Predicted 3D model of RNase P RNA and transfer RNA as a complex of 402 nucleotides.
[in-house]
RNA sequence: AGAGGGACAGGCAGUCGCUGCCCCGCAAGGGGGAGAGGAAAGUCCGGACUUCACAGGAGAGGAUGCCAGCGAAACGCUGGGGGGCGCGAGCCUACGGAAAGUGCAACAGAAAACAAACCGCCACAAUUGUGGACAGGGUGAAAAUGUCGGUCUUGGGGGCCGGCCACGUCAGGGAAACUUGGCGGUGUUGCAAACCCCAUCCGAAGCAAGAAGUGAGAGGCCAUGCCGUUCUCCGCGGCGCCCUUCACGUAGAUCGCUUGAGGGCACCGGUGACGUUGCCCCUAGAUGAAUGACUGCCCGCGACAGAAUCCGGCUUACCGUCCCUCU
RNA sequence: GCGGGAUUGGCCGAAUGGCUUAGGCGCUGGACUGUGAAUCCAGCCACGAGAGUUCGAUUCUCUCAUCUCGCCCCA
Numbered sequence: 001a002g003a004g005g006g007a008c009a010g011g012c013a014g015u016c017g018c019u020g021c022c023c024c025g026c027a028a029g030g031g032g033g034a035g036a037g038g039a040a041a042g043u044c045c046g047g048a049c050u051u052c053a054c055a056g057g058a059g060a061g062g063a064u065g066c067c068a069g070c071g072a073a074a075c076g077c078u079g080g081g082g083g084g085c086g087c088g089a090g091c092c093u094a095c096g097g098a099a100a101g102u103g104c105a106a107c108a109g110a111a112a113a114c115a116a117a118c119c120g121c122c123a124c125a126a127u128u129g130u131g132g133a134c135a136g137g138g139u140g141a142a143a144a145u146g147u148c149g150g151u152c153u154u155g156g157g158g159g160c161c162g163g164c165c166a167c168g169u170c171a172g173g174g175a176a177a178c179u180u181g182g183c184g185g186u187g188u189u190g191c192a193a194a195c196c197c198c199a200u201c202c203g204a205a206g207c208a209a210g211a212a213g214u215g216a217g218a219g220g221c222c223a224u225g226c227c228g229u230u231c232u233c234c235g236c237g238g239c240g241c242c243c244u245u246c247a248c249g250u251a252g253a254u255c256g257c258u259u260g261a262g263g264g265c266a267c268c269g270g271u272g273a274c275g276u277u278g279c280c281c282c283u284a285g286a287u288g289a290a291u292g293a294c295u296g297c298c299c300g301c302g303a304c305a306g307a308a309u310c311c312g313g314c315u316u317a318c319c320g321u322c323c324c325u326c327u
Numbered sequence: 328g329c330g331g332g333a334u335u336g337g338c339c340g341a342a343u344g345g346c347u348u349a350g351g352c353g354c355u356g357g358a359c360u361g362u363g364a365a366u367c368c369a370g371c372c373a374c375g376a377g378a379g380u381u382c383g384a385u386u387c388u389c390u391c392a393u394c395u396c397g398c399c400c401c402a
Stems, first nucleotide, its partner, number of pairs: 001327008010298007018035002021032004037304001041315002044313005049206004054235001056234004061202005066080005081095001082093004096197002101195002103191003118137002121132004146164007165187002167184007210255002213248005219242003225239004249401001262281005268275002328398007337352003345382001353371006375391005
């Protein structure tokens, strides 16, 4: 000067005030103990949980995309491999397939995939031309043994040897992705965050879920029909369904509501994510929405910012301080 | 909490993987007129932000920002 990982998120004391829970009390009230975050945010993924007579089949549609492991799952995490960036520690990765098919590549250029002949080169002709071929040059992001070097030769093309790359094949290593080596002249650009092909997976709705209704009336559809938690069809089941008015009632602004794939410590196993075992802990449940005000001291001088069913991730915002390892 | 839509000049509002991004209103200058209006000519001004894919992005993908519409009926 940098890279990776972790911890904290003002602290202590006092006075008054707010909310839930537990105990005492007829009540008033008293006592005890607890009370917003690393992102509570965005609502981007995945679930737990609750309800539904199809959570049956097919199609449509959607998601993922190297290998293995962890995990309830996840576009998550860990490790490994390939590719790219960096002097390096490290960082990024939408990473299956372009001879299954279709499509696109403006401008420039002769020509952009049924390719092509501008300059230049060679032969003939004679200078307008015909034939050959694409090694050189130009245009362009990209122009045909894939690329580079050497050598030989020819009318120009071309041939040979060697190195690298892709592909095929054989052998070794590895659980696999892949990798090392031998042989082979087999080698038609790029784009799939173009349509698509391949493989794997996917009931629907959501705590305003649900516990949790009963009766009567009006209107609409009606068996070739309607309903059955995305759409279409088939199958299966039911006979009603949609909408609206009134009355009664569980009823307490009730339960769901916070004990969880929970947290902490230790040993062991594992490269690691993580797992087994043992011990300890209970840590917000509001609903017009609870934690605020004042004083004193310390100090790193305090940023971003307030739960609403809960949990695991991703992304974004952010004042600073400390610790460990590495270049 | 759930489900949609949008962002382009000062304003309105088209188009699109190949753009000095169309048009209208507006503004500025000139022409015309005794002056002004109208008209004509010319000009001015823009893809919400960042990263990525691609030869190339306003357009495709992801993330962020802002604005806007609807739903939840006995819960």
It holds a member of the Rfam family "Bacterial RNase P class A". Clan: RNaseP clan. The coordinates come from a structure-prediction model, not an experiment, and the mean pLDDT is 76.